[in-house]
Context: one part of a larger RNA
């Protein structure tokens, strides 16, 4: 100088940051990933609409609880346990995949069989499940059709797709019929994100010196989105290592902080990339993507429910709570905007975000008044008893009202989105959709918001350490190597500027010392 700080006295007021650094200990509770009725049977509940005196019955009209189905639960958040590694940084290859999105190009054709739900009939404390019948689809299976895919003697052969829904509508009514956007399906091409390889860098110890058998390499197999001992069967017997292998031990890497003129030291809190974990160990599976933090399987330890047959959990996610500790916050508000999921859109979901509390934790800013005011007032220290100091300080007199107080106005942060009005596309169409333009009537957690104004009164609002010397700052008093001070060097045994008070003085000031660490 500096910090995620504690800690002692003290303590006004705001901005603007940052807040479990120790037990990757254990967790009550609530909440934190859902959405989509423009995929689908279907309606429990709720609203509302018909009948009916009523009980109740009825319609999906808004709509929807559970269930199939799809998309998201691999992003977002938390944490450093491990890890000395191609993990991470920096430059670099090639043998790869990539939902959503872009843009261009073909298609979107005919069939079929189950199955949840519903309903029935059971088992079971519970979790939960078991037979039966019946049903739908953008769920599943087949058949056409096939640029590119694969074989090829280049003549040709193989084999593989798919799915619709809204909305308009002459009509009596179904349905033909229209249009526009979304939607499936094959195939290219780009983004975009991953996955893999590879030169060099990357803590310490030799009182760790040799280490390794799928080792090292080739071939032929398999498996991988993909190279490769990744893995397998056989040869070959070769790799590594004093330029430090093995091994032990300690660590998340960086962009950065700090810190010094600089070189370097120290360091990895926040914010930002990467890695890795997710009770501990192992395992796939499902999907473009995991071997998956709030998904499944097995063990394990530990909690909890049990009818003792057998079930149930995982806060290193936001808050809290116990235990550890010197130490570290609220079981808050809203999706208003950002941004992310789902949806055609309203719209829903978000403890991500955005805001607010707590604490002086920091950092900045601001206030505690200002002018006059000598009788140098009283007190109080001090004295050589005349002063001197405290000190223009205080009263006194003459003014400000910043910040806080209370009243009262009061911006931005909001664009969308919803109705209707007009024009254009589109089309048969003045529907419907699609952009464009006007208009109207709304959307704010922050928020008693910022900022302004008004009101009253100096009114509320200063304190720590130090004063031998280094290092600014002196005297009395009280002790009397005592009690005690101390960062060194010393102080204190009767006159102590050094120990306690006091007066006074110096440093800093809403903070000011201590202690820790770091240069």
């Nucleotide at each position: 100088a500096u910090u995620g700080a504690a800690c002692g006295c003290u303590g006004g007021c705001g901005g603007c940051a940052g807040g479990c650094c120790u037990a990757a200990c254990a967790c009550a509770u609530a909440c934190a990933a859902g959405u989509c009725g423009a995929g689908c049977g279907g309606c429990a509940g709720c609203g509302c609409g018909g009948g009916g005196c009523a009980a109740c019955c009825u319609g999906g009209c808004g709509g929807c609880g559970a269930g199939c189905g799809g998309c998201g639960g691999a992003c977002g958040g938390g944490u450093g346990a491990g890890u000395a590694a191609c993990g991470c940084g920096u430059a670099g290859g090639a043998a790869u995949c990539u939902a959503c999105c872009u843009a261009a190009u073909a298609g979107u054709g005919g069939g079929g069989g189950a199955u949840a739900g519903c309903c029935c009939a059971g088992a079971g404390a519970a979790a939960u499940u078991u037979g039966g019948a019946u049903u739908a689809a953008u769920a599943c299976c087949g058949c056409a059709u096939a640029c590119g895919c694969c074989c090829u003697a280049c003549g040709g052969g193989g084999g593989a797709a798919a799915g619709g829904a809204g909305g308009g509508g002459a009509g009596c009514a179904a349905g033909a019929c229209c249009a526009u956007a979304c939607g499936c399906u094959u195939a290219u091409a780009g983004a975009u994100g991953a996955g893999u390889c590879c030169g060099c860098g990357u803590u310490g110890g030799a009182u760790u010196a040799g280490c390794g058998a799928g080792u090292u390499g080739g071939u032929g197999g398999g498996g991988u989105a993909a190279a490769g001992g990744c893995c397998u069967a056989c040869c070959a017997a070769g790799g590594c290592g004093a330029c430090g292998a093995u091994c032990c031990a300690u660590a998340g890497c960086u962009g950065g902080u700090u810190u010094g003129a600089g070189a370097g030291g120290a360091u990895g809190a926040u914010c930002a990339g990467c890695c890795a974990c997710a009770c501990u160990g192992g395992g796939a599976c499902u999907g473009a993507g995991a071997c998956a933090c709030g998904g499944c399987c097995c063990a394990g330890a530990c909690u909890c429910c049990u009818a003792c047959g057998g079930g149930a959990g995982g806060c290193a996610g936001c808050a809290g709570u116990g235990g550890g500790g010197a130490a570290u916050a609220u079981u808050g508000g809203a999706c208003a905007a950002u941004g992310g999921g789902g949806g055609c859109a309203a719209c829903c979901c978000u403890g991500a975000u955005c805001c607010a509390g707590c604490a002086a934790u920091g950092c900045c800013g601001c206030g505690u008044g200002u002018g006059u005011g000598a009788a140098g007032a009283a007190g109080g220290c001090c004295u050589c008893u005349g002063c001197g100091u405290u000190g223009u300080a205080a009263a006194g007199c003459a003014c400000u009202u910043u910040c806080a107080a209370u009243u009262g106005g009061g911006a931005a942060g909001a664009a969308a989105g919803a109705u209707u009005u007009a024009g254009a596309g589109u089309u048969a169409a003045u529907a419907c959709c699609u952009c464009u333009u006007a208009a109207u009537a709304u959307u704010g957690a922050c928020g008693u918001u910022a900022c302004c104004a008004a009101u009253a009164g100096a009114a509320g609002a200063a304190g720590c350490a130090c004063c031998g010397g280094c290092u600014a700052a002196c005297u009395c008093u009280g002790u009397g190597c005592c009690a005690g001070c101390a960062g060194c060097c010393g102080c204190g045994g009767u006159a102590a500027u050094a120990c306690a008070g006091a007066g006074g003085g110096u440093g800093c000031g809403a903070g000011c010392g201590u202690u820790a660490a770091u240069c």

This is a predicted structure of a 519-nucleotide part of an RNA (small-subunit ribosomal RNA, 5' domain) from an uncultured prokaryote. Its mean pLDDT, the model's own confidence on a scale to 100, is 84. The full RNA is in RNAcentral, with records from ENA.